[in-house]
RNA sequence: GGGGCUGUAGCGCAGCUGGGAGCGCGCUUCCCUCGCACGGAAGAGGCCGGGCGUUCGAAUCGCCUCAGCUCCA
Numbered sequence: 001g002g003g004g005c006u007g008u009a010g011c012g013c014a015g016c017u018g019g020g021a022g023c024g025c026g027c028u029u030c031c032c033u034c035g036c037a038c039g040g041a042a043g044a045g046g047c048c049g050g051g052c053g054u055u056c057g058a059a060u061c062g063c064c065u066c067a068g069c070u071c072c073a
Base pairs, nucleotide, nucleotide: 001072002071003070004069005068006067007066010025011024012023013022019056027043028042029041030040031039049065050064051063052062053061
């Protein structure tokens, strides 16, 4: 220098053929308990690595770019 894969909540991940942003753990509040843990109920938290474009509509498609892993040189 070139190719491939990955980037979504604090952490680990899902998200199909473009249309509702979700799951587990964790966190907060309440119930339970003398208290903690377990268990039960409710809830907060992300505009999807960044920018631009296509589209009525983009996590999803295209281009550029950043970071990590990997292959070739």
Source information: The prediction has a mean pLDDT of 83. The RNA shown here (transfer RNA) has 73 nucleotides and comes from a Synergistaceae bacterium. It matches the Rfam family "tRNA". Rfam links the family to the GO term triplet codon-amino acid adaptor activity. The organism belongs to Synergistaceae, within Bacteria.